Predicted 3D model of a 99-nucleotide RNA (Glycine riboswitch aptamer) from an Anaerolineae bacterium. The sequence was found by an Rfam model in a public genome assembly. Its Rfam family is "Glycine riboswitch aptamer". Rfam links the family to the GO term glycine biosynthetic process.
[in-house]
């Protein structure tokens, strides 16, 4: 260099769960109410590793740190179409790591 990765950008794909109910509204949207959904986004924890009083030391223990997710929690979002959507595949660009 070729290739991979990671962040961006295009374009396809894309699940779940009341078109609920009152009030205002032509409707969105608000505001109140009950029930649900997990896949923007957020939060939690498991091994493992590290620290580690007390104790004469060690080895362990309490505690306490760092630690994933599609698990989980449902704060935020969603629950009729649009709209977003985790993830997936295709193209593309620049930079940064690997090579």
């Nucleotide at each position: 260099a070729a290739c991979c990765g990671u962040u961006c950008c295009u374009g396809g794909g894309g699940a779940g769960a009341g078109a609920c109910c009152c009030g205002u509204c032509c409707g969105c949207g608000c505001g109140g109410g009950c029930a649900c959904c997990g896949a923007a986004g957020g939060g939690g924890c498991a091994a493992a590793c590290c620290c580690g009083a007390g104790g004469a030391a060690g080895a362990g223990c309490a505690g306490g740190g760092u630690g994933a997710a599609a698990c989980u929690c449902u704060c935020a979002g969603g629950u009729a179409a649009a709209a977003g959507g985790a993830c997936c595949c295709a193209g593309g660009a620049a930079a940064c790591g690997g090579g």